[in-house]
RNA sequence: GAUAGAGGCGCGGCGCUCAUGCGUACCGCGGGACAAGGCCAGGCAGCCGUCCCGCGGGAGAGGGUGCGCCGCCGAAGGAGGGAAGGGCUUGCCUGCGCCGUCCCGCCUGGGCCAUAGGAGAAUAUCCUGUGGACUGUCACGAGAAGUGGAGCGCUAUC
Numbered sequence: 001g002a003u004a005g006a007g008g009c010g011c012g013g014c015g016c017u018c019a020u021g022c023g024u025a026c027c028g029c030g031g032g033a034c035a036a037g038g039c040c041a042g043g044c045a046g047c048c049g050u051c052c053c054g055c056g057g058g059a060g061a062g063g064g065u066g067c068g069c070c071g072c073c074g075a076a077g078g079a080g081g082g083a084a085g086g087g088c089u090u091g092c093c094u095g096c097g098c099c100g101u102c103c104c105g106c107c108u109g110g111g112c113c114a115u116a117g118g119a120g121a122a123u124a125u126c127c128u129g130u131g132g133a134c135u136g137u138c139a140c141g142a143g144a145a146g147u148g149g150a151g152c153g154c155u156a157u158c
Base pairs, nucleotide, nucleotide: 001158002157003156004155005154008073010072011071012070013069014068015067016066018064026057027056028055029054030053031052032051033050034049037048038047039046040095041094042093043092044091045090076108077107078106080104081103082102083101086099087098088097109135110134112132113131114130115129116128117127118126119125137149138148139147140146
């Protein structure tokens, strides 16, 4: 240098399914209240009233469960910086916010529990920080107990 492997509630993707979302958003009918009001902000234009109550109808997305298949063991995830400018919110422009794509180097061995914060409709779930024991790996240790390091690692073969 090349090839092949290991960690285990191991990582990620896709399809189907079920529940949640939720009797919510929204639509129709009826009644009432309010107004220069509403459509993320501003401008131009355009459209429409807005809110509450009752009745009738009534979703979806993201996230999740289960099953199956696929790719794998920096699997994967994250924060930051940069690039193009893709998508969402009536049309155009500007802006804000959110989601996504690509590149750069950096951080995290792994799952679990607790806790704080963020996202989320949420008790779910995901992400990050902190702590705890556990686990795999290498080093130190006469041995053991144990201590320490990080995957740009470790083991095997050539």